Predicted 3D model of a 100-nucleotide RNA (Bacterial small signal recognition particle RNA) from a Thermomicrobiales bacterium.
RNA sequence: CACUGGGUCCCGCACGGCGGGGAACUGUGAACCUGGUCAGGGUCGGAAGACAGCAGCCAUAAGCGGCACUCCUCGGGUGAUGUGGGGUUUCUUGGUGGGA
Numbered sequence: 001c002a003c004u005g006g007g008u009c010c011c012g013c014a015c016g017g018c019g020g021g022g023a024a025c026u027g028u029g030a031a032c033c034u035g036g037u038c039a040g041g042g043u044c045g046g047a048a049g050a051c052a053g054c055a056g057c058c059a060u061a062a063g064c065g066g067c068a069c070u071c072c073u074c075g076g077g078u079g080a081u082g083u084g085g086g087g088u089u090u091c092u093u094g095g096u097g098g099g100a
Stems, first nucleotide, its partner, number of pairs: 001097007009086006015079002018075006025066004034059004042051003
């Protein structure tokens, strides 16, 4: 010096990671306008009983929290992760050949 492989550069895909949202799980949660059970009391009845039903208790709706792990989804100046393609002006690193 020439040829050539790789990296740096660009694009796509995959995976991981970070952040947001949702689901799931869980806690709490209704004087009355949710449900169940309905003491007391009330109504009907000759009675037996029946009816409605407040408080309480239980379960929950909306809402408000928690959430190590799991799932779905969105996003990026995420990643000395992989892979495919492109580019090779510059830089870098190997191989081969030639010359000095």

The source organism's lineage runs through Bacteria, Pseudomonadati, Thermomicrobiota, Thermomicrobia and Thermomicrobiales. It was read from a public genome assembly, where an Rfam model found it. Model confidence (mean pLDDT): 79 of 100.